A computed fold for a 78-nucleotide RNA from an uncultured Actinomycetes bacterium, annotated as c-di-GMP-I riboswitch aptamer. Its mean pLDDT, the model's own confidence on a scale to 100, is 86. The sequence was found by an Rfam model in a public genome assembly. It matches the Rfam family "c-di-GMP-I riboswitch aptamer". Rfam describes the family as follows. GEMM was predicted in a large-scale screen for bacterial structured RNA regulatory elements.
[in-house]
RNA sequence: GGCCAGAAAGGGCACACCCACCGAGAGGUGGGGUCGCAAAGCCAGGGGACCGCACCCGCGGUCAGCCCAGCUACCUCG
Numbered sequence: 001g002g003c004c005a006g007a008a009a010g011g012g013c014a015c016a017c018c019c020a021c022c023g024a025g026a027g028g029u030g031g032g033g034u035c036g037c038a039a040a041g042c043c044a045g046g047g048g049a050c051c052g053c054a055c056c057c058g059c060g061g062u063c064a065g066c067c068c069a070g071c072u073a074c075c076u077c078g
Stems, first nucleotide, its partner, number of pairs: 004078001005076002012037002017032006035065001041071002045068003048063006
């Protein structure tokens, strides 16, 4: 230094729910909150779920805290 792994420490993120704002909706942003998370960091390429239109093929969108692929990364008992 790499891979695997996750004991410790320091720190990180933030489900449900509440408030404000945005959106027709799925949902998003900010604040509070803290169920959980070792990639719960990034990314809609594949699958999946959801919303809208069309209701035949399909088209447009949302979700990364559903899975896979891709990219990047803190610590170190082992």